Model confidence (mean pLDDT): 80 of 100.
The RNA shown here (c-di-GMP-I riboswitch aptamer) has 75 nucleotides and comes from a Campylobacteraceae bacterium.
It was read from a public genome assembly, where an Rfam model found it.
The source organism's lineage runs through Bacteria, Pseudomonadati, Epsilonproteobacteria, Campylobacterales and Campylobacteraceae.
The model forms 94% of the base pairs in the Rfam consensus.
[in-house]
RNA sequence: GUCACAACAUGCCAAACCCAUCGCGAGGUGGGGACGGAAAGCCAUGGGUCUCACGCAGAUCGCCAGGUUGCCUCU
Numbered sequence: 001g002u003c004a005c006a007a008c009a010u011g012c013c014a015a016a017c018c019c020a021u022c023g024c025g026a027g028g029u030g031g032g033g034a035c036g037g038a039a040a041g042c043c044a045u046g047g048g049u050c051u052c053a054c055g056c057a058g059a060u061c062g063c064c065a066g067g068u069u070g071c072c073u074c075u
Base pairs, nucleotide, nucleotide: 004073012037013036017032018031019030020029021028022027035062041068042067043066045065046064047063048060049059050058051057
């Protein structure tokens, strides 16, 4: 540098649900909580789904693809 992600280590994230708060809403944020996750890190670029006050307006990256960065170990 490349390929792979079976096992191990150190840490990391946090579904459902509950509380607070923001939003018309989908949902966001904070706390509790763990079903899971090697990109469940980041980016709405394409598709999907969802919302609306229907405007070339929004939400979702824990739906898929793509882009980009990346831990341990192994070849």